[in-house]
């Protein structure tokens, strides 16, 4: 130059002109002025806290959830870093990563002869009969896992010994479990050595076993004021306690005098919670990093039929082409300037936070690998 990886960054400015909301000023009103007014995901509601209420959330059973080590954090299924295994020529990715020999069960589609202490289809060896055109052929008995074929997987791999033919039958290497000894490392785990029997199929996102972790409901949670109404009739029941809290059971514990079903009547407004919090920034120090410590500045939305828009202009910022400069031997950067394109998309707070995920644009930046190219 071209293709690619991984980290990040914007998510428009500025101006009339209308329109909304929440607050403070005036004003008796009606209004008028100021001044503040969504995002990186505000989103899906999947996980994980703070916060409310219920026992300060207890205990057995159940039922979900996590899973390699170490940290990290208020916690996580999140984030660092490492380890193992996988993929890429490479930067770099991916991983739903505890146990399948020493707890048991259970599954392996299809295709195949034969899928788990296998298997004789075809192939190779033999034996015995029977024809022969004397190569050899049919049938039947046995033997063998080396070859072929099937599969996602067929019970170690490569050579020799040895066989009728074959075979971990037996041998050397070599890959692999398993055990042991020395090092290395907080640890997952390597690394070298010896030594065993020849080799041990996947699947636990099947049941299941281990570890570890979860009480339950959730801002329509709660709390306060304001207010409407008319009972009537059955039934259980008041400490031998109904019903409630309890939305998995049960037990425990707390409330506890009223409940439950029919018929009839009857209200549904308002405040608070509500937005200063595990905030954001700078700058430094510890750390490979996630992070954390210390100082220092900053003030930033609270709607409840839901506000935060809309129309017009002008520029910026990219991109292309063409011209000019201006560096380089070059290849080919860089910068100005005319035209012409583009000037965006996803979306929209609703207690509030830390994360995943998934949606998304003219675009831009660093830093690194492959190729070619040119000196």
């Nucleotide at each position: 130059u071209g293709g690619g990886c991984u980290g990040g960054c914007c998510g428009g400015g500025c101006g009339a002109c209308c329109g909304c909301g929440a607050c403070g000023u005036c004003g008796c009103g009606a209004g008028a002025c100021g001044u503040c007014g969504a995002g990186g995901a505000a989103g899906g509601u999947c996980c994980g806290g703070g916060c409310u209420c219920c026992a300060c959330a207890g205990g057995a059973c159940g039922a979900g959830g996590u899973g390699g080590u170490g940290g990290g954090u208020a916690a996580c299924g999140c984030c660092c870093a490492c380890c193992c295994g996988g993929g890429g020529u490479g930067a770099c990715c991916c991983g739903c990563g505890g146990g399948a020999u020493c707890a048991g069960u259970g599954c392996c589609a299809c295709a195949g002869a034969g899928a788990a202490c296998a298997g004789a289809c075809c192939g190779c060896c033999u034996c015995c009969g029977c024809c022969u055109c004397c190569g050899g052929g049919c049938g039947g008995g046995g033997g063998u896992a080396a070859g072929g074929g099937u599969g996602a997987a067929a019970c170690g791999g490569u050579g020799g010994u040895g066989c009728a033919a074959g075979a971990g039958a037996c041998c050397a290497c070599c890959a692999g479990c398993g055990c042991g000894a020395c090092g290395g490392g907080c640890g997952a785990c390597c690394g070298u050595c010896g030594u065993g029997g020849c080799u041990a199929g996947g699947c636990a996102a099947a049941c299941c076993c281990c570890a570890c972790c979860u009480g339950g409901a959730g801002c329509a949670a709660g709390a306060c004021c304001a207010g409407a109404c008319a009972g009537c009739g059955a039934g259980c029941g008041u400490u031998c306690g109904a019903g409630g809290g309890u939305g998995g059971u049960c037990c425990g514990c707390c409330c506890g005098a009223g409940c439950u079903c029919g018929c009839g009547g009857g209200u549904a407004g308002g405040u608070c919670g509500c937005u200063g919090g595990a905030g954001g920034u700078u700058g430094u120090c510890g750390g490979c990093a996630a992070c954390g410590g210390c100082a220092g500045c900053c003030g930033u939305a609270g709607a409840u039929g839901g506000a935060u828009g809309g129309u017009c202009g002008c520029c910026a910022a990219c991109c292309g082409u063409g011209c000019c400069g201006u560096c380089g031997c070059g290849a080919g950067g860089c910068g100005g300037u005319a035209c012409g394109g583009c000037g965006a998309a996803c979306a929209g707070a609703a207690c509030c936070c830390g994360g995943c995920c998934u949606a998304u644009g003219a675009g831009c930046c660093a830093g690194c690998c492959c190729a070619u190219c040119c000196g």
A computed fold for a 375-nucleotide RNA from Marmoricola sp., annotated as Bacterial RNase P class A. It matches the Rfam family "Bacterial RNase P class A". For this family Rfam cites "Ribonuclease P: unity and diversity in a tRNA processing ribozyme" (Frank and Pace, Annu Rev Biochem, 1998). The coordinates come from a structure-prediction model, not an experiment, and the mean pLDDT is 77. RNAcentral holds the sequence, with entries from ENA. The gene name in the source record is rnpB.